RNA sequence: UGAGUCAACCAGGCGAUCGCGGGUACAGCGCGGCGACGCCGUACCUGAGGAAAGUCCGAACAGCGCAGGGCAGGGUGCCGGGUAACGCCCGGUGGCGGCGACGCCAAGGAAAGUGCCACAGAAAUUAAACCGCCCGGCCUCCGGGCCGGGCAAGGGUGAAACGGUGCGGUAAGAGCGCACCGGCGGUCAGGCAACUGGCCGGCCAGGUAAACCCCACCCGCUGCAAGGCCAAAUAGGGGAGGGAUGACGUGGCCCGCUGAGCCUCCCGGGUUGGCCGCCAGAGGCGGCAGGCGACUGCCGUCCUAGACAGAUGAUCGCCCGCGACAGAAUUCGGCUUACAGGUUGGCUCACCUA
Numbered sequence: 001u002g003a004g005u006c007a008a009c010c011a012g013g014c015g016a017u018c019g020c021g022g023g024u025a026c027a028g029c030g031c032g033g034c035g036a037c038g039c040c041g042u043a044c045c046u047g048a049g050g051a052a053a054g055u056c057c058g059a060a061c062a063g064c065g066c067a068g069g070g071c072a073g074g075g076u077g078c079c080g081g082g083u084a085a086c087g088c089c090c091g092g093u094g095g096c097g098g099c100g101a102c103g104c105c106a107a108g109g110a111a112a113g114u115g116c117c118a119c120a121g122a123a124a125u126u127a128a129a130c131c132g133c134c135c136g137g138c139c140u141c142c143g144g145g146c147c148g149g150g151c152a153a154g155g156g157u158g159a160a161a162c163g164g165u166g167c168g169g170u171a172a173g174a175g176c177g178c179a180c181c182g183g184c185g186g187u188c189a190g191g192c193a194a195c196u197g198g199c200c201g202g203c204c205a206g207g208u209a210a211a212c213c214c215c216a217c218c219c220g221c222u223g224c225a226a227g228g229c230c231a232a233a234u235a236g237g238g239g240a241g242g243g244a245u246g247a248c249g250u251g252g253c254c255c256g257c258u259g260a261g262c263c264u265c266c267c268g269g270g271u272u273g274g275c276c277g278c279c280a281g282a283g284g285c286g287g288c289a290g291g292c293g294a295c296u297g298c299c300g301u302c303c304u305a306g307a308c309a310g311a312u313g314a315u316c317g318c319c320c321g322c323g324a325c326a327g328a329a330u331u332c333g334g335c336u337u338a339c340a341g342g343u344u345g346g347c348u349c350a351c352c353u354a
Base pairs, nucleotide, nucleotide: 001350002349003348004347005346006345007344008343009342010341012319013318014317015316016315017314018313020047021046022045023044024043025042026041028039029038030037031035049325053336054335056334057333058332059331060330061223062222063221064220068255069254070253071252073219074218075217076216077215078092079091080090081089082088093107094105095104096103097102108214109213113212114211115208116207117206130155131154132151133150134149135148136147137146138145139144163181164180165179166178167177168176182204183203184201185200186199187198188197189196190195227276228275229274230273237267238266239265240264241263242262249257283302284301285300286299287298288297289296290295320323
C1' cells in the first nucleotide's frame, strides 16, 4: 500500500418562527347538575430507536383458592459456567470451511424395539451371486459347453453392498494370518466434564431419530382490553333450562381442592365517565476489586416520553462528507429481520521499503 476478518460507536448539525403530547406554576370560561367534569390562555421544563419492528423465545407483574398429583401433549438436547430466566451469552470439546485472522454446525441414543431405504441391482442386512475366479466329473466340432462343489478378490448396479490399503497365504479366495489406518469393547493416564492420548483384544457392527421411539431436563392456564378503585346509572325486570346425586371456577382429560338467592340462554332496559396499574429500572455512566470471559460485588454519580383516537411535526436560513431503515403503547433480558453513509480499534494475509 492492497485485500480480508472481528469488535465498538455515530445515525445530519446550528439557528429562527409556528404547531402538538406530558409536567409544574399562575389565570380564565361553560353548566338543570358545580364535578372523579369539559374547554382554554401565558411562562418555564421535557418529549422515540438501534432496531421503537417481527411478536419468535425467556421473565417480571396480574387474575384464576393453592399452582397440587397422574395421564396426554409440547419444548430443549456435546460439556462446563453466567443469569431473575432462556431456545440467550461466555469458555471449552468434536466436526466442516478458509493459507490465515476467523466463520459455521437441531452436535444425546441406530449394540432396546418398530418402520423406511425410490430406480437400478443377485442381494438394502439372521441374507444373497448376474458377469467372473477355482477344483472335480462328463461331453467336445478343441472355441468351449453341461453337471456337482468351493469363493466373493475383480467387474457390474446403486446415494449406500456386511471395514480400508498392502503383504503373506490359498486350487481360487476370505481378518484366514500380519503391518498400518478407521470403528467398537476393555484397561491405564490426563481433564470437573464433553473429550484426548497410550496399551490390549480380529471384536468388525450399513444408513435414517427436523420417522415412530428411548433417555435426561423443563413446562398449570390466560395476558395490561391483565387487574384494582371510584363515580354515575338501574328494577338486580320478564321467560326457559341446569344445579348439594356438586353447577361454576377448571379451556385437553382424570383425581384433588373449592362450593351456590348460583350458572347458561333468550327478551327488554341503564351506564357507556374518571383514577390507579403507567414508568426509578434485574437502569445508564465512571472508578476500584474478583474472573480468560459471559458476568458479579462495592463506592460515587446521573435521570423522568407515558398517550387512549392516541403527541414527537411543518416552514425558512446557513453549513457539510447531502442524510438509510424506520417510529413508543405494561415493563425488562435476548434472538431475528431492515438499514444510506461514516468514525475508531484489534488481528490476519500478500507485496514493497528500511